[in-house]
Parts: sequence; structure tokens; C1' cells
RNA sequence: AGAUAGAGGUUGCGUGACCCAUCAGUAGCUUUUCAGAUGUUGCAGGGACAGGAGAAGAAAAGGGAAAGGGGAGAGCGCCGAAAGAGGAGAGAGCCUGCACCUCAAUUCUUGGGCAUGCGGUUAAGAGCUGCAUGACUGUCAUCUGCAAAAGGAUGGGGAGCUAUCUGA
Repeated sequence: AGAUAGAGGUUGCGUGACCCAUCAGUAGCUUUUCAGAUGUUGCAGGGACAGGAGAAGAAAAGGGAAAGGGGAGAGCGCCGAAAGAGGAGAGAGCCUGCACCUCAAUUCUUGGGCAUGCGGUUAAGAGCUGCAUGACUGUCAUCUGCAAAAGGAUGGGGAGCUAUCUGA
């Protein structure tokens, strides 16, 4: 230097059928009344369609979802597992431009989970996520302890650590 196999934890990471709550008595839809010319994605241009046989909007009544996010969890894949920042490039929405949404390369950061505080995201007091602090935990290095160990102090990070094999 390379290859192979492992460890951290039963609160390690991710995915996840089926089910459950929430989303929400919300949105679309129907009827009545008011209202009176625009509406069809956020803006602009264009096109097509709808509209005084009543557009947008408001109120009442009827009726009434879904996606995303979440809980538990069979199974599956793993130990940079994965998460975040970032956005070359691509896709979708009538067309074009910008924005929004989805996937996402190069690159950068993070050992792991938890708690608290301050932010972000979200319908949300849930959850996720960024930063800071705190103790816990795992590993390695140095020192101490010691016959050895248990233990203690300081510090580092996963491109790390342990074991075996191969090569120089």
C1' cells in the first nucleotide's frame, strides 16, 4: 500500500408491505343569496377555452377527499451505515422566460445516540434538520496507575479502529 472479515448499539443507520391517527369537517364539487367582468400556476408575453344563459370574490347550507409529513412494525439492505450544505445537469406543469416543485454530478462537513437552548422546515405543540452547550458511549494516541489489569487525565477522528493474508 492492497484484499478479506469484523466491532460500536437492542434507543447504531437506512428502506419499508399492511395497519393507525393527523392533514380536516380543509380543498375540489352542488344549491341559494350578495356581487358585477374577468378567470384558467406565482409574474410577464402568446395561444386555446370558459364567461351578462353571470367570471373573480364573499356568506350560508349540503356533502366530502387526497398527497406530503408522523406512529408502530413484518421483512430487507448495511457499519460513511447515513445525514447535512451545495446545485453542473435533467424532468414536469398548453408554449416561451424567470420563479416554484422533483431527481441530482463535482466538491465540503459530520465517530454515535440523547438532553437543553436558539434557528430552519412543516397544517402542527408531532417529526426531521443546522449550530452551540452538557453529560454518556465507542475507538485510537500520549501520560499516569500497575508485575499485569481495572481505573484516571489530556487530545484526535470514520479516508478512522481491530484481526488475518499479500506485496514493498

The RNA shown here (Lysine riboswitch aptamer) has 168 nucleotides and comes from uncultured Eisenbergiella sp. Taxonomically the source falls in Eisenbergiella (Bacteria, Bacillota, Clostridia, Lachnospiraceae). Its mean pLDDT, the model's own confidence on a scale to 100, is 78. Its Rfam family is "Lysine riboswitch aptamer". Its family is annotated with lysine biosynthetic process in the Gene Ontology.